The RNA shown here (transfer RNA) has 77 nucleotides and comes from a Hyphomicrobiales bacterium. Lineage of the source: Bacteria > Pseudomonadati > Pseudomonadota > Alphaproteobacteria > Hyphomicrobiales. The sequence was found in a public genome assembly.
RNA sequence: GCCCUGCUAGCCCAAAUGGUGGAGGCGUCUGCCUUAGAAGCAGAAGGUUCCCGGUUCGAAUCCGGGGCGGGGCACCA
Numbered sequence: 001g002c003c004c005u006g007c008u009a010g011c012c013c014a015a016a017u018g019g020u021g022g023a024g025g026c027g028u029c030u031g032c033c034u035u036a037g038a039a040g041c042a043g044a045a046g047g048u049u050c051c052c053g054g055u056u057c058g059a060a061u062c063c064g065g066g067g068c069g070g071g072g073c074a075c076c077a
Base pairs, nucleotide, nucleotide: 001073002072003071004070005069006068007067010026011025012024013022019057028044029043030042031041032040050066051065052064053063054062
């Protein structure tokens, strides 16, 4: 340099062919429980869907460009 692939909450992941982003798991916070913890129970907070444009009535999803990570190939005389 070329090709493939991934990016959604602090972490891991959902979200059929475009149609309200979630009773998801872990974590965090609050309360209950306990002498106090752990475990358990109840509740809550937490999102520019990597960025910028485009298409569309409508985009996490489709298109273009860019960023970052992973893999393959080439170059490295």